[in-house]
Predicted 3D model of an 84-nucleotide RNA (c-di-GMP-I riboswitch aptamer) from Solirubrobacter deserti. The coordinates come from a structure-prediction model, not an experiment, and the mean pLDDT is 82. Lineage of the source: Bacteria > Actinomycetota > Solirubrobacterales > Solirubrobacteraceae > Solirubrobacter. Of the family's consensus pairs, 95% are formed in the model. The sequence was found by an Rfam model in a public genome assembly.
RNA sequence: GGUGUCAAAAGGCAAAUCGCCCGCGAGGGCGAGACGCAAAGCCAUCGGGGCUCCAGCGGAUCUGGAGUCGGCCGGGCUGCCACU
Numbered sequence: 001g002g003u004g005u006c007a008a009a010a011g012g013c014a015a016a017u018c019g020c021c022c023g024c025g026a027g028g029g030c031g032a033g034a035c036g037c038a039a040a041g042c043c044a045u046c047g048g049g050g051c052u053c054c055a056g057c058g059g060a061u062c063u064g065g066a067g068u069c070g071g072c073c074g075g076g077c078u079g080c081c082a083c084u
Base pairs, nucleotide, nucleotide: 001084002083003082004081012037013036017032018031019030020029021028022027035071041077042076043075046074047073048072049069050068051067052066053065054064055063056062
């Protein structure tokens, strides 16, 4: 540098739910808890997509702006172990 998650070994993360806190909200933080995850580590200023809020209209649609989700998809960067 490449390949792999077949068999291991050491481990790691933490869904739903509940409690407390922050936020108009989607959602986020901490604790408990494990559904699962070979990157469920990082990136939202890489491209899509879902969701929230505000404005325009009587309403929906639509348009614009701001946010949010990395455990939605594709992608980028980095990492443990094994083999070569």